[in-house]
RNA sequence: CUGCGGCCCGGGGAUGGAGUCCCCCCUCAACCGCCCCCGACCGGGCUGAUGACUCCUACCAGACC
Numbered sequence: 001c002u003g004c005g006g007c008c009c010g011g012g013g014a015u016g017g018a019g020u021c022c023c024c025c026c027u028c029a030a031c032c033g034c035c036c037c038c039g040a041c042c043g044g045g046c047u048g049a050u051g052a053c054u055c056c057u058a059c060c061a062g063a064c065c
Base pairs, nucleotide, nucleotide: 010025011024012023013022016056017055018054019053020052021051033046034045035044036043
């Protein structure tokens, strides 16, 4: 210096917060949605606040008062 493994701490799972569970990553990492157009870049359009469940907040639709 490089590779592998272990331990501790930590990080991530397309828009916020929390609990539980699951998965992933070890820093050139995990992660960074879909459609149309373009050689590419650029540009245009669309869904969802979850990885999943529950709750809160925000947003959207409908009904009632």
The RNA shown here (Fluoride riboswitch aptamer (crcB RNA motif)) has 65 nucleotides and comes from a Pseudomonadota bacterium.
It was read from a public genome assembly, where an Rfam model found it.
The prediction has a mean pLDDT of 82.